Model confidence (mean pLDDT): 87 of 100. This is a predicted structure of a 93-nucleotide RNA (c-di-GMP-I riboswitch aptamer) from a Clostridiales bacterium. It matches the Rfam family "c-di-GMP-I riboswitch aptamer". From the family's description: GEMM was predicted in a large-scale screen for bacterial structured RNA regulatory elements. The source organism's lineage runs through Bacteria, Bacillati, Bacillota, Clostridia and Eubacteriales. RNAcentral holds the sequence, with entries from Rfam.
RNA sequence: CCCCGAAAAAGGCACCGCACGUCGAAAGGCGUGCCUCGCAAAGUCACGGGUCUACCGGAAGCUCACGCUUCCUACGACAGCCGGACUACCGGG
Numbered sequence: 001c002c003c004c005g006a007a008a009a010a011g012g013c014a015c016c017g018c019a020c021g022u023c024g025a026a027a028g029g030c031g032u033g034c035c036u037c038g039c040a041a042a043g044u045c046a047c048g049g050g051u052c053u054a055c056c057g058g059a060a061g062c063u064c065a066c067g068c069u070u071c072c073u074a075c076g077a078c079a080g081c082c083g084g085a086c087u088a089c090c091g092g093g
Stems, first nucleotide, its partner, number of pairs: 002093004012039002017034007037080001043086003047083003050078003057072006
């Protein structure tokens, strides 16, 4: 440096749920505490695919009007969906 592995050892993270607070239109995120499904990168990064949301915008319809409904749409989000990139403890080769 590369490959493999999580059996051991030392550790790590924290799904779901609950309580409180907070950002956001939402999806979702963040903080503290409890719990711990699981994870060998469940560390970091939206580069590709995929998924979620629809403020703004567009189209159609309804309405006297105010507005409402439906569809489309990321510039938003998800890294614990997959792939990829970068970094990394232990052990073996």